Predicted 3D model of a 543-nucleotide part of an RNA (small-subunit ribosomal RNA, 5' domain) from a metagenome. Its Rfam family is "Bacterial small subunit ribosomal RNA".
[in-house]
Context: one part of a larger RNA
This record gives sequence, structure tokens and C1' cells, in this order.
RNA sequence: GAACGAACGCUGGCGGCGUGCUUAAUACAUGCAAGUCGUACGAGAACGCCUGGUUUCGAUUGGGCUAGUAAAGUGGCGAACGGGUGAGUAACACGUGAGGAACAUGCCCCUAUGUUUGGGAUAAGCCUGCGAAAGCGGGUCUAAUACCGAAUGUGGUCAUUUAAUGGCAUCUUUGUUUGAUUAAAGGCGGUUGAGUCUAUGCCGCCGCAUAGGGAUUGUCUCGCGCUCCAUUAGCUUGAUGGCGGGGUAACGGCCCACCAUGGCUCCGAUGGAUAGCCGACCUGAGAGGGUGACCGGCCACACUGGGACUGAGAUACGGCCCAGACUCCUACGGGAGGCAGCAGUAGGGAAUAUUGCGCAAUGGACGAAAGUCUGACGCAGCAACGCCGCGUGGAUGAUGAAGCUUCUUGGAGUGUAAAAUCCUGUCAGUGGGGACGAACAAUGACCAGAGGAAAUGCUGGUCGUCUGACUGUACCCGCAGAGGAAGUUCCGGCUAACUCCGUGCCAGCAGCCGCGGUAACACGGGGGGAACAAGCGUUGUUC
Repeated sequence: GAACGAACGCUGGCGGCGUGCUUAAUACAUGCAAGUCGUACGAGAACGCCUGGUUUCGAUUGGGCUAGUAAAGUGGCGAACGGGUGAGUAACACGUGAGGAACAUGCCCCUAUGUUUGGGAUAAGCCUGCGAAAGCGGGUCUAAUACCGAAUGUGGUCAUUUAAUGGCAUCUUUGUUUGAUUAAAGGCGGUUGAGUCUAUGCCGCCGCAUAGGGAUUGUCUCGCGCUCCAUUAGCUUGAUGGCGGGGUAACGGCCCACCAUGGCUCCGAUGGAUAGCCGACCUGAGAGGGUGACCGGCCACACUGGGACUGAGAUACGGCCCAGACUCCUACGGGAGGCAGCAGUAGGGAAUAUUGCGCAAUGGACGAAAGUCUGACGCAGCAACGCCGCGUGGAUGAUGAAGCUUCUUGGAGUGUAAAAUCCUGUCAGUGGGGACGAACAAUGACCAGAGGAAAUGCUGGUCGUCUGACUGUACCCGCAGAGGAAGUUCCGGCUAACUCCGUGCCAGCAGCCGCGGUAACACGGGGGGAACAAGCGUUGUUC
């Protein structure tokens, strides 16, 4: 000099864009943060309103609407994303470059072929039991795209016959013969229909099944890179390798039985300490040094430790089980909980914000769609915490007012500074007008196209309607009036800026050198000056 997620002191007008628990991975009251689908399924209230009986006028009992609604249940998809934190981890964790002839991949896209035929349950409901509660049973009824059989086999898998292709070894890829084994689920709309309702057939859309390919995502292996300590020198028994098995999506001591005795290490093993890694960020001419806040990628964790289940995917933050610590409820028998999600509270600390608004946009989940959910996100609030921009007025104005300071008492300085005169109107104030962000989707009309017997539907296009939290915000116009808006540090040298008084090695200053003991440009105050400026200075840290 530059920088900062800063803090402290003094001061403080406005706006834009960012940033904001670095400490206790401490404990958490309260609310919200993951649901959705009735076009998978069976059921299905009440309040209230209208109305009819009975009535001792208190009430009681029917019907209709509420409503196939609410709330719940079965089932599907999602909940493994998104969001948080950095405890652990010195490791194939991360970065980079290769490899998988050892792999998996829901939803999405393309292709091929199917979607036949049966069955028994069960939740909800109703009846009933136990319990303070959380909750747990028993009986009975019912549905499905829930569950379980049978058929078929485009294909797949396994075995078998055989022909080629490629390669780095095990082998790979493609065809061929025969046999065994292996699947499914329907829903909605249109049309047909003998007068109606249907059955049935056909068409369309959404699904379902098998297989192949793609895309995406993940998993595994390896080369290289990756902090300090030798006042850590030896470490290792599933340890190193083999054979055979088990297990996995898959290779492998990953696990197991048997066999061998290996493997790592001064090119630093092992042990200890510290630490999430990177893109990047800061500094620097660069080389380098330091850092890993915000934003992006990867990893790890979710009260502590362990475990599996479900699933395409988890060994799962707002799932389950066990143990532990802690907190809460209890009828003492037993139960409930997990903010390192967003706000917020206590505590710790030098120190870090609102228990806000909205799904309008972007993105996500579900749904055919309308839509619902979304503390992701978009916004607003607080904080000079940072960067940037603007303002606090402009012009004229004296051999120069007053005051203050100084003085050799003549004067000099403050100083065009003020006053005064003439203007301007940014920002703030006030009164009007007033956006962009809105495109979709949906819906109405029209046109075209593929398919189809036709119709619905589908695909593409044009025009119209509808949708804004921020927000009456940005912006524009008018109004009034210089009115509401300047401080902080320094002035001995380094280092820009000097004098008077007080003090008298005292009080004090100080980054270094050093000042102060009676004329202190260095302490304290006044005047004057210098530098930055809505900031200035100090402290801390890095280069």
C1' cells in the first nucleotide's frame, strides 16, 4: 500500500447492488418447511337451511338440499430431490487423466411384440373388548391398476448343435438347431347399438408387461497431485498371495474353509497433531505466499453409537428397530421427542438480522388437466457490514464588517469566508399520473395436417379472454423553499500541515526514533492548517 463474512470509538442525509453466528456439531418453547392423484378403488358424514309428523312447547322423529362435498382408508408416484452444517475424514475424500472384455439405471425418448383367463383375501365401514394416554386386539362385510394362480412367448435366461467377427489374456460380438423356464391391469372419452339403458365391436388418449437401443444418473479400479512432527523407526495375522466356494448390480480377503509365508518402510511405513477437498478468493510485476465466507462442483454428517427394512435409488435430516445421554407427559403400569430446514428463544461471545409477504415469475413433486403443495425460490424488513453513485447548494460580493486568535500595538490571520444581491431545485417532503417483469397453461373462434368408416381426441399455427407478492414500487409531471442533510483523524522526523496559553520528568503522549525536569511546533486547551469524507480513526488477520 492492498484486502476483510470483521469488531470497537466518534459521527451519520439518500439510493442501487451485494453480504450478515467465523464462538457452543450447545440446548431448544411456538408456527411453518412434502405432498399429490376421485381419469386406480370401495365407502361416506355433520353444522346449517327448507319442509312433514308428535308435543307437557323443553323437545323428539322423518324427507330434501348441504354432497358424492369434508375428514379418513386401500392403491400409485414422490418423500434418496430441493434446503442445512463442516463434526468426522490425511482418504482414491477431493482434483485431474485413463479404464470397466467386472457393473446398475425409476421417470424420459426410439423400436418390436403383447395386454388372454381365473381365484381368495383385506383396510375403511359396522358390532365389540383392553388402556390414563400413546395405542392394541376380537368378530363380521366389501373393492381395486392391492395380492395369488393358469395360458401364450415378440423376446430374455440356461443348456445344446453349428458358422463367422473382433481382440490386450480370461475372452467378446453376431447368426443358426433343439429343449427347459419366464409376463401383464386396467381407466377415461367418442362412436356403433333392436324404441331407451346397456352388452359387443371399432377409434382416440393415459397406463400395464417383455425385450433391445439411446439419454441421464450412479458405482468400481488405476496413474499423478494433495499439511506438520523423526524429540514418532520399525509396522502388519485376513495380515500378503493362491485354490475352491459364498456374497454383490459388479471385480476383489468383501467374507469363509484349506494351503503357502508373505506384504509395507528413511523416495518416511507405523504413530501423533491439524484439516472437509476443488473451481476460486486475497495479495504480488511475476514467481510465489495466504485463505477455502458468499456463488458453483464433489464428499461427509443429521441428539450419540449400532442395525437393517422398503425401494430404480437410502443403510434414509423432518422413516423404522436396539442401546445410551438429555427433555417432556403419566392414573406410576407406561408413553413422547430430536431446528447442522425458515423464522424465533436461551446460552456462549468483541460480534452477526424478521416468530414478515407471495407462489405473480423460475424450478421441483403429484395430476390427463384444472389445480394442490413448495420457509426451494421471488420479494419486502433490520444493520454505513462492503462496493458504487448522488447530495448537503451556485454566481456575484470589501484594501476586507463583527467576533475570535496573534502582535514589535503599526498591523496580520480566519477571509469571498459571512452578511447582502441574483439564481437553481438533485435528494428528502408533498400532490397527481403510472410501467417492465406476463410467457405459458387453460379456454373461445378460425385454419392446416396425420390417422380413422365416422366422431371424439391428437399435432402445428393465428387472433381474443384470463393471471403481479413486490406495489401505487420504478419512472414521469407539478408544488414550495437554501430551506431538512458534515464529520473524523492528524499537524517533531518518517509524513502533507504552526502558533499562543496551561503544565513543569508531573499530568500525559508514543507505530519506530523518541517528547515532558519553566520559553514543549511532540502533553492538555484555543486559533490556524493538512488529509480523507457519509464516513473517519483504532484493533485484529493475510500478502
Its mean pLDDT, the model's own confidence on a scale to 100, is 83.